[in-house]
Context: one part of a larger RNA
RNA sequence: GGACCUCAGAGCAGGCAAGGCUACCCGCUAAGUUUAAGCAUAUCACUAAGCGGAGGAAAAGAAACUAAACAGGAUUUCCCUAGUAGCGGCGAGCGAACUGGAAAGAGCCCAGCUUGAGAAUCGUGCGGCCCCGUCGUGCGAAUUGUAGUCUGGAGAGGUGUCCUCUGCAAUCGAACGGGCCCAAGUCCCCUGGAAAGGGUUGUAAGAGAGGGUGAGAUCCCCGUCGAGCUCGGACCCUAUCGCUCCACGAGGCGUCGUCGACCAGUCGGGCUAUUUGGGAAUGCAGCCCUAAGUGGGUGGUAGAUUCCAUCCAAGGCUAAAUACGGGCAAGAGACCGAUAGCAAACAAGUACUGUGAGGGAAAGAUGAAAAGGACUUUGAAAAGAGAGUUAAAAAGUGCUUGAAAUUGCUAGGAGGGAAGCGAAUAGAGGCCACGGGUGCGCCCCGGCCGGA
Repeated sequence: GGACCUCAGAGCAGGCAAGGCUACCCGCUAAGUUUAAGCAUAUCACUAAGCGGAGGAAAAGAAACUAAACAGGAUUUCCCUAGUAGCGGCGAGCGAACUGGAAAGAGCCCAGCUUGAGAAUCGUGCGGCCCCGUCGUGCGAAUUGUAGUCUGGAGAGGUGUCCUCUGCAAUCGAACGGGCCCAAGUCCCCUGGAAAGGGUUGUAAGAGAGGGUGAGAUCCCCGUCGAGCUCGGACCCUAUCGCUCCACGAGGCGUCGUCGACCAGUCGGGCUAUUUGGGAAUGCAGCCCUAAGUGGGUGGUAGAUUCCAUCCAAGGCUAAAUACGGGCAAGAGACCGAUAGCAAACAAGUACUGUGAGGGAAAGAUGAAAAGGACUUUGAAAAGAGAGUUAAAAAGUGCUUGAAAUUGCUAGGAGGGAAGCGAAUAGAGGCCACGGGUGCGCCCCGGCCGGA
């Protein structure tokens, strides 16, 4: 150092999912405020709070239905039915369904018989392979029953000959995600700190949506338009092509009329509570009683008898149309514009507050660019006086604009019976306009003097 044995820690095939979130959904549980102008039944409400559970949807769903027509035919949702039938101290109030018209559209599987020439079924360990599976082998589950067949629309069985048959992979497209390409002035003059403004003159438009750039930019920049180009990937959808596919098996149809099983402490009845529009009881639950098979349920007034109609409960699965104040990802607006709009445009469920559950603010803007005031001087400093930047500092860091109450300074005026208010009159000062007086200049007319 390696191997072997025993193995802290660490790791792990396979299995389990208590928890979180919760807008929409399902099940349970369940009030009061309120209304009735009081209040107890009623109403709020089969609601809020509370508990449990799930999905991208959930739930419901292929009639023990609706009806009474010439009948329709799973569920869900919308319109209508209809504020109708009905319930209700018949007060306040509450309140469906069928038919009809639309959206969407889809149907199925068990238990219950007899495989009886053979449990034909399934799980798991290991190994192989063309590896979402399949083959071999060992063990196990299972005759107290796993398969095949069959599900009431039937079906099984016999018979006739008549008809029909499969899967896999690749690629293109669509859809989804990422990355790219993509037209045309920065021409001249003016203002300005700056042109995108005004004037003149052009270009492109499948692009004049929008945003940025030192002020209103189609053409400066990003974009926009162009079913533009390219890359990627598991399923799903569409189309094409390739490979493979006959077992004597499966299905359909006709006929015969030999059989024909169909879900129990359930249906139903009684009592009680609750619920409903459901009223001699719509649904549901507890307790007691408790079925049938020419049977049972329903047929909106209890009971008896009879006839008719319609379904087959007490087992199960099922896409779409529908819902969505949560999550993720997009788009938009006749919405608000900082006391508005979310409580929150900002270090907001923050600061702060209450023992706690809880309550819960205020707060946006320098400038185009920090160019955020170098330097000198006084002062211990803060600060000031100069200087400087800027288009502007009357933009100097809670700095755009900068109202009002209020405060200081300067100037003028007033003041015994508070100030203030109403009516009238007089005065002072300031400013503006006009008029008068005086002086000067120019023009016109008349008179006088002088000169050419």

RNAcentral holds the full RNA, with entries from Rfam. This is a predicted structure of a 452-nucleotide part of an RNA (large-subunit ribosomal RNA, domain I) from Adiantum capillus-veneris. The source organism's lineage runs through Eukaryota, Embryophyta, Pteridaceae, Vittarioideae and Adiantum. Its Rfam family is "Eukaryotic large subunit ribosomal RNA". A reference for the family is Yusupov et al. (2001), "Crystal structure of the ribosome at 5.5 A resolution", Science. Its Rfam clan is "LSU clan". The prediction has a mean pLDDT of 81.